RNAcentral holds the sequence, with entries from Rfam. A computed fold for a 74-nucleotide RNA from Cellulomonas sp. SLBN-39, annotated as c-di-GMP-I riboswitch aptamer. The organism belongs to Cellulomonas, within Bacteria. Rfam family: c-di-GMP-I riboswitch aptamer. Rfam's curators write: GEMM was predicted in a large-scale screen for bacterial structured RNA regulatory elements. The literature on the family includes a 2007 paper in Nucleic Acids Res by Weinberg et al., "Identification of 22 candidate structured RNAs in bacteria using the CMfinder comparative genomics pipeline". Rfam links the family to the GO term cyclic-di-GMP binding. Of the family's consensus pairs, 94% are formed in the model. Model confidence (mean pLDDT): 88 of 100.

[in-house]
């Protein structure tokens, strides 16, 4: 180094709820904690959702696929 995924210490934050922005699906920003070793990033592919249905938007916490990345037993 690569697989893999024990410990430790740190991380992220699913329903909800309150604020805010959006026709929505959803985004932020705050509490919250189901889970999560890529729950970081990227809509490239399949795929779910949405509408004002077009050269349209959204979800990466559904899958793959690319980049990047903390620890370090077995």
């Nucleotide at each position: 180094u690569c697989a893999c995924g024990a410990a430790a210490g740190g991380g992220c934050a699913c329903a909800c709820c309150c604020g805010u922005c959006g026709c929505g699906a959803g985004g932020c920003g705050g509490g919250g904690u189901c889970g999560c070793a890529a729950a970081g990033c990227c809509a490239u592919g399949g795929g779910g959702c949405c509408c004002a249905c077009g050269c349209g938007g959204u979800c990466c916490g559904c899958c793959a696929g690319g980049c990047u990345g903390c620890c370090g037993a077995a």